[in-house]
RNA sequence: ACCGAAAAAGGCUAACUCCGGGCAACCGGAGGGCGCAAAGCCGCGGAUCCUUCGGAACAAGGACUGCCGGGCUGCCGAAG
Numbered sequence: 001a002c003c004g005a006a007a008a009a010g011g012c013u014a015a016c017u018c019c020g021g022g023c024a025a026c027c028g029g030a031g032g033g034c035g036c037a038a039a040g041c042c043g044c045g046g047a048u049c050c051u052u053c054g055g056a057a058c059a060a061g062g063a064c065u066g067c068c069g070g071g072c073u074g075c076c077g078a079a080g
Base pairs, nucleotide, nucleotide: 002080003077004076011036012035016031017030018029019028020027021026034066040072041071042070044069045068046067048063049062050061051060052059
């Protein structure tokens, strides 16, 4: 360095419920717990979704990185 354990410490938190925000996708807080070794950060590329427009294809503006890639950073450590 690769790698990632029936390891330890710490971290994050899906569905769902409640409250609030948004036309919506969805977001914030609290509860919750399916999971996660980058489920830390950046929407940078693609996919998907929403709104507007349109006959459609496009286009414009958004959402999502816990869908797949990319960039930057990072805890711990057994076997190999």
Molecule: c-di-GMP-I-GGC riboswitch aptamer
Organism: Nitrospirota bacterium